[in-house]
The prediction has a mean pLDDT of 86. This is a predicted structure of a 350-nucleotide part of an RNA (small-subunit ribosomal RNA, central domain) from a metagenome. The RNAcentral record of the full RNA draws on SILVA.

Context: one part of a larger RNA
RNA sequence: CUGGGCGUAAAGAGAACGUAGGCGGCUUUUCAAGUCGGAUGUGAAAUUUCCCGGCUCAACCGGGACGAGACAUUCGAUACUGUCGGGCUAGAGGAUAGCAGGGGGAGACGGGAUUCCCGGUGUAGUGGUGGAAUACGUAGAUACCGGGAGGAACACCAGAGGCGAAGGCGGUCUCCAAGGCUAUUUCUGACGCUGAGGUUCGAAAGCGUGGGUAGCAAACGGACUUAGAUACUCUGGUAGUCCACGCUGUAAACGAUGGACACUAGGUAUAGGGAGCAUCGACCCUCUUUGUGCCGAAGCUAACGCCUUAAGUGUCCCGCCUGGGGACUACGGCCGCAAGGCUAAAACUC
Repeated sequence: CUGGGCGUAAAGAGAACGUAGGCGGCUUUUCAAGUCGGAUGUGAAAUUUCCCGGCUCAACCGGGACGAGACAUUCGAUACUGUCGGGCUAGAGGAUAGCAGGGGGAGACGGGAUUCCCGGUGUAGUGGUGGAAUACGUAGAUACCGGGAGGAACACCAGAGGCGAAGGCGGUCUCCAAGGCUAUUUCUGACGCUGAGGUUCGAAAGCGUGGGUAGCAAACGGACUUAGAUACUCUGGUAGUCCACGCUGUAAACGAUGGACACUAGGUAUAGGGAGCAUCGACCCUCUUUGUGCCGAAGCUAACGCCUUAAGUGUCCCGCCUGGGGACUACGGCCGCAAGGCUAAAACUC
């Protein structure tokens, strides 16, 4: 470079936005760059192929010929791509009127529970386990009642249900701004898709500074168990978990399935809208649309399975793979406060 691949065998980047680039709807005009055709020239020799000849043959040598691709000049063609203008509305976007939602940020408030403190009643146990012990308790615990403090999380509703690009998001109310869906015509008129680099977001843990600390709980102490027990179980318990600001940039970041568009039997469920039928009205029912599930035909697949939410049939663009180990490593570079992250070999070995 070509080819074959990427759900589970190696392989889809954690996600999005977007630069260059690649690709791009219907119709018409210009040009003729790509494209196609003709002519002319170049296309060295040797080599290769074909023909003839010379060494007894052959290798080898001599002579001749064909020839495409390619390049240049020139003349033409204009379907397609491109280019210059014009037009269009099916893509894309805007307007108007509605709808649903744990989507995001900020603030305020609420009840229940755990723990602790104070007061009261009250007396000998409580707690914990397979069984125990450490532990707590006559300095009055546990239990029950009243009052108070503080932090974290929001029972029921709750659903294979909803929203979000992904990570993720769940008490109530207010404020701020975002996305999606539906309907009607109307408006702009290809404004689009993808996206190397780049930028932003990115669970948990971890780090820095300052706060906070009820419960839980790495580390650590003790009690069990055991041959041992650096564990499982129990009793304590510090970082952390929480908040603000800043860093880190990774996960089985999973649908282990990149994004966009088009096409290809059905059935059923569910969430949000719209239309119709019906009705006093709401359901029910029918149709339609957007999402989310299940089953399933053709087709695909090594099989499992996937199947209008494709892993089917096609087009465009990006990423990635190339036997196992060595190796999500070394060295170097870039990033980071560090932990470490990103990029990424070889020897050797099977």